Large-subunit ribosomal RNA, domain IV from an Anaerolineae bacterium, 363 nucleotides, folded computationally.
Its mean pLDDT, the model's own confidence on a scale to 100, is 88.
Context: one part of a larger RNA
RNA sequence: CCCUCGUUAAGGAAUUCGGCAAAUCGAGUCCGUAACUUCGGGAUAAGGACUGCCUCUGGGCGUGUAGCGGCCAGCCCGUGAAGCGCCUGGAGGUCGCAGAGAGCAGGCCCUGCCGACUGUUUAACAAAAACACAAGUCUCUGCUAAAGCGAAAGCUGAGGUAUAGGGGCUGAUACCUGCCCAGCGCCGGUUAGCCAAGGGGACGGGUCCUCUUCCGUAAAGGCGGAGGGGGGCUCUGAACCGAAGCCCCGGUUAGCGGCGGCCGUAAAGAUAACGGUCCUAAGGUAGCACAAUACCCAGACGGGCAAGUUCCGUCGCGCAUGAACGGUGUAACGAGCGGGGCGCUGUCUCGACGAGGGACCCG
Repeated sequence: CCCUCGUUAAGGAAUUCGGCAAAUCGAGUCCGUAACUUCGGGAUAAGGACUGCCUCUGGGCGUGUAGCGGCCAGCCCGUGAAGCGCCUGGAGGUCGCAGAGAGCAGGCCCUGCCGACUGUUUAACAAAAACACAAGUCUCUGCUAAAGCGAAAGCUGAGGUAUAGGGGCUGAUACCUGCCCAGCGCCGGUUAGCCAAGGGGACGGGUCCUCUUCCGUAAAGGCGGAGGGGGGCUCUGAACCGAAGCCCCGGUUAGCGGCGGCCGUAAAGAUAACGGUCCUAAGGUAGCACAAUACCCAGACGGGCAAGUUCCGUCGCGCAUGAACGGUGUAACGAGCGGGGCGCUGUCUCGACGAGGGACCCG
């Protein structure tokens, strides 16, 4: 010097990002307990008093001897002094610095934010305001259900049946949840338009066969050439018929999402209930708001402090709040995150001493 402990004058958070760490508190009995509240709670709220031992004395309960009573006469039943056991009071006395004598054993209060709550989570840097949750809502599914796993068989769903099962979002509860369906999505409808495979085979081509006309050659019914008709195989493939879908017409936002600009105006001034104009599918309602969201910002005012970029209460043209990506409140709850206070302390002023274990020296 390091680690783990113990004690510490006076002060008592001056330390520090922050009371981190430590200290305080701590048991039992009695007294006494506020706001608020979902009437359960909040509550061990907070805040107090007492606690050893000895003597005397009381109450309750259990057991149950003697006694007394009873009858069905039993080692019976009921009651019940005494004794014993347990619980619980009162009075007086007494010792110590100290009586829950050591150990084990909540510090408390006020005020915000978030999440209702108990739960769950990143095994080994995160326990949370994240996840879950009862509850709300939308949607799919009529049973060989929807959905999922699986080339399939089959299985789960479920030996369930819409008060059931799957999926999405929100997340107790209270009060609520506004406007927009133009875009995207979904649902329903229409059958005019577009439209696949397939069906359909028109026209045309290739090749072969056959019938036939004409010409040449010629012995010929042969051969060659130029045409016409029919057929086989084959290539091409028009019209026309073709579903969903698109298009079209509606609906739907607790579907994805969105929810304006400029100018003027009131008899100081300021402001603008009011007016004008442009655009839009509609122009943000109730609420809340410098917020876990506010750039400007250390906003302004008030509170608290001697002094407060934090905190609390207000205000509001809110850079860029806002209603189940829920809005606003809310008792209770939280190893959550802020702010303040009381108590308490070696956190500090500012150190000191002690104990054990290391470091260090010898071996």
Taxonomically the source falls in Anaerolineae (Bacteria, Bacillati, Chloroflexota). Its Rfam family is "Bacterial large subunit ribosomal RNA".